Predicted 3D model of RNase P RNA and transfer RNA as a complex of 472 nucleotides. Model confidence (mean pLDDT): 79 of 100. It holds a member of the Rfam family "Bacterial RNase P class A". By type it is a ribozyme. Rfam describes the family as follows. Ribonuclease P (RNase P) is a ubiquitous endoribonuclease, found in archaea, bacteria and eukarya as well as chloroplasts and mitochondria.
């Protein structure tokens, strides 16, 4: 020097005049002026996760939904650090993908093939029967019975090579090699790696189908909630007793716990009339639903935090502790903007060996807070920058 | 803001527990039938199942993620 792999990080600047919106002073005052402040890295997607908040607590059980190699961070996680096994891509830095259990619960595996987990369609061999010939035999057909070597289907067929053995084979048996399981030994916190022994055990796939195993979750969402204001009209529907020791209580009902049951926990179980009396009629209440009416308002939750800079300590790292120092966006149809000028950018012509110079042109990446924080993951012109490979050239 | 549903011919829907070449009725085009025209018969095109990825031998159907679009959720008594 070119080329790549990686991770941080920036992602226009000044300046002038006009506007916007929050704060604080000034002011009787919500005008005015005058001080300050006033969008992101993703504020987006709403895919997890928390804080908050309300359902009395946030209970049991079954069910329902998630997560999954192992260790560690965290407030917390499916996020992130490290670190393991196996595949795949690079020459390499790396990159990428998957990883609980299919060894004994169920499905399912379409066409094709005999057969999708158990079998005989060909083909090999043995027997028997029939026919024929050139008869210690052969051949044609057929039937049985053995075989999973071989062929042929398929996404997927019964470890592999060589031998032994067999009528023909076959892990049926040896030898090697490979998978698997059991028991140890060492290393490691562990996932796991290594190694001895043993065991012929050789076992399809599928859990982004059910299922098992472990672990984790109640439920709703700031339109949550709280406090005032102002205005209005109610209506329908849904169950009505019982027992006792009569002061309650218990059985019963209605709503919560947002699936089912239990437990809990609120609130109802009250009146009139007739009747001797059983009983009847009617109204009514908590809660619930529909449908109707009224408001379209103020405050508050909501800006001091899991904050942000700096600086030190721990730790490979994710992250944590201390210290000091700031205070940093807070709207409600919903502020952060336009407009010039100079700087940079980026395209185009020119001019020059070439660093550059001129000239026109173009506002210039994605985008844009609305309870807050951490993560994901989607979009992003351009550009800085730590480290690492690989080639090549000079000292 | 915060919650949940749906995208399959041009339209208006089927499409099971993942299976072989994704249907149905409307319209469209030809072609008969009629004098002609509608109806009526036949034929017969037309789909990247919104878009990418992944699971799997095999995805409209399962996962995950982007796009459209569409509904709901105020308070008071």
């Nucleotide at each position: 020097c070119a080329g790549g792999c990686c991770g941080a990080c920036c992602g226009g600047a000044u300046g002038a005049c006009c506007g916007c919106g929050g704060u604080g002073g000034u002011c009787a005052g919500u005008c005015g002026c005058c001080a300050u402040c006033g969008a992101g890295g993703a504020a987006a997607g709403u895919c997890c996760g928390c804080a908050c908040u309300c359902c009395a607590u946030a209970g049991g059980a079954c069910g329902a939904g998630g997560u999954g190699c192992c260790g560690g961070g965290u407030a917390a996680u499916a996020c992130c650090c490290g670190g393991g096994u196996u595949g795949g891509g690079g020459c390499a830095a790396c990159c990428u993908a998957a990883c609980g259990g299919a060894a004994u619960g169920g499905g399912c595996c379409a066409c094709a093939g005999a057969a999708a987990c158990a079998u005989a369609c060909c083909g090999c061999a043995u027997u028997c029967c029939u026919a024929c010939c050139c008869u210690u035999g052969g051949u044609u057909g057929g039937a049985a019975u053995g075989u999973a070597a071989g062929g042929g289907u398929g996404a997927a067929a019964a470890g592999g090579u060589g031998g032994u053995g067999u009528a023909a084979g076959g892990g049926a048996c040896c030898a090697c090699c490979g998978g698997c399981g059991u028991g140890g030994g060492c290393a490691g916190u562990a996932a796991u790696g290594u190694u001895c022994a043993c065991g012929g055990c050789c076992a399809g796939g599928u859990a982004a189908c059910c299922c098992c195993c472990a672990c984790c979750u109640g439920g709703a969402g700031c339109a949550a909630g709280g406090u005032c204001a102002a205005a209005c009209a109610g209506a329908a529907g849904c169950a009505a007793u019982c027992c006792c020791a009569u002061a309650g209580g218990g059985a019963g009902g209605u709503g919560g716990u947002g699936g089912u049951c239990c437990g809990c926990c609120a609130c109802c179980u009250g009146g009139a009339u007739c009747g001797c009396a059983a009983g009847a009629u009617c109204c009514g209440c908590a809660g619930c639903u529909u449908c109707g009416g009224g408001u379209a308002g103020a405050c508050u939750g909501c800006a001091a935090g899991a904050g942000a800079u700096g600086c030190g300590g721990g730790g490979c790292g994710a992250c944590u502790c201390g210290c000091a120092u700031c205070c940093c966006a807070g709207a409600g149809a919903g502020a952060u903007g336009g407009u010039c000028a100079u700087c940079g950018g980026c395209g185009c012509a020119g001019g020059g060996c070439g660093a550059c110079c001129u000239g026109c042109g173009u506002g210039c990446a994605c985008a844009g807070a609305a309870u807050g924080c951490g993560g994901c993951u989607u979009a992003c012109a351009g550009g800085u920058u730590a480290g690492c490979c690989u080639g090549g050239g000079g000292a | 803001g915060g919650g949940c549903g749906c995208g399959u011919a041009g339209c208006u829907c089927a499409g099971c527990u993942g299976g072989u070449u994704a249907g149905a009725g409307c319209g469209c085009a030809c072609g008969g039938u009629u004098c002609a025209c509608a109806u009526c018969c036949g034929u017969g095109a037309g789909g990247u199942c919104g878009a990418g990825g992944g699971u799997u031998c095999g995805a409209g159907u399962c996962c995950c993620c982007c796009c459209g679009c569409g509904c709901c959720c105020a308070c008071c008594a």